Record summary
Predicted 3D model of a 264-nucleotide RNA (Bacterial large signal recognition particle RNA) from a Chloroflexota bacterium. It is recorded under the gene name ffs. The source organism's lineage runs through Bacteria, Bacillati and Chloroflexota. The coordinates come from a structure-prediction model, not an experiment, and the mean pLDDT is 78. It matches the Rfam family "Bacterial large signal recognition particle RNA". About the family: The signal recognition particle (SRP) is a universally conserved ribonucleoprotein involved in the co-translational targeting of proteins to membranes.

[in-house]
RNA sequence: CCGCGCUAGGUGGGGAGCUAGCGGUGCCCUGCAACCGCAAUCCGCUAUAGCGGGCCGAAUGCCUGCCCGAGGGCUGUCAACGGCGUGACUGUUGGCCGGCGGCGACGAUGACGGUUGGGCCUCGUGCGACGAAGGACUUCGAACCCCGUCAGGUCCGAGAGGAAGCAGCGGUAAGGAGCCCCCUUCGGGCGCCGCGAGUUCCCCUGACCCGAGUCGCAGGCGGUCGAUAAGGCGCCGUAUGAGAGAUCGACGGCAGGUGCGCGG
Numbered sequence: 001c002c003g004c005g006c007u008a009g010g011u012g013g014g015g016a017g018c019u020a021g022c023g024g025u026g027c028c029c030u031g032c033a034a035c036c037g038c039a040a041u042c043c044g045c046u047a048u049a050g051c052g053g054g055c056c057g058a059a060u061g062c063c064u065g066c067c068c069g070a071g072g073g074c075u076g077u078c079a080a081c082g083g084c085g086u087g088a089c090u091g092u093u094g095g096c097c098g099g100c101g102g103c104g105a106c107g108a109u110g111a112c113g114g115u116u117g118g119g120c121c122u123c124g125u126g127c128g129a130c131g132a133a134g135g136a137c138u139u140c141g142a143a144c145c146c147c148g149u150c151a152g153g154u155c156c157g158a159g160a161g162g163a164a165g166c167a168g169c170g171g172u173a174a175g176g177a178g179c180c181c182c183c184u185u186c187g188g189g190c191g192c193c194g195c196g197a198g199u200u201c202c203c204c205u206g207a208c209c210c211g212a213g214u215c216g217c218a219g220g221c222g223g224u225c226g227a228u229a230a231g232g233c234g235c236c237g238u239a240u241g242a243g244a245g246a247u248c249g250a251c252g253g254c255a256g257g258u259g260c261g262c263g264g
Base pairs, nucleotide, nucleotide: 001264002263003262004261005260006259009056010055011054012030013029014028015027020046021045022044023043024042035053036052037051038050061258062257063256064255065254066253067252071248072247074245075244077242078241079240080238081237082236083235084234085233086232089231090230091228092227093226094225095224096223097222098221102217103216104215105214106213113209114208115207116206117205118204119203121198122197123196124195125194126193127191128190130187131186132185133184134183135182137178138177139176140175146171147170148169149168154163155162156161
């Protein structure tokens, strides 16, 4: 160096969790390298730590160390969100007490205050206007079933005379139209109107009384007692974000190590 047969080992790996501990199935993250069966009221083991079977097998393979680093969980900080609490601080707000004064305005042509009349306002009533309806008035208006008068014609009668009655004319009913005025009824957020009442005293106005301040700035100022809990403060939580610390760590990269037997 070659051939044959073995063995170690490998046949995906890792994280969290479970576990006395070590692995596995399951979950999650990576990844492609031919595996199969068992297994979460669990399965198999014991610091040499899955069990049983199959395959590869000392090789660009395996083991170890270092580097990189997907990803996972742990701890802390800050923020965001939510909850609980607090009420010395900021904001908002209620009551009570107090106040020397200052400025401005008005005031003996009488402030403030008081009494009273009236207006405004409300109710009732009367009147009026407006609106509506009806009546009155005028006019039109009935072939016949309305009235009056009834030509012609018809009927009764011997006659004298009488009767009914169409058209026409006149007048009317129901109904239609008009209607400045007139009468009645009804209506109401009509009224420079009359009468009588009422009215918190808001406003306007007149009369009288009193006799020196009144009002505004000031819903402010000072004090005190509260209220609220928006801001603030404290604590807790989070399957929300950002960053930090250490930790485990796939894939990958680098370095080192790498067995036995027989034969040639």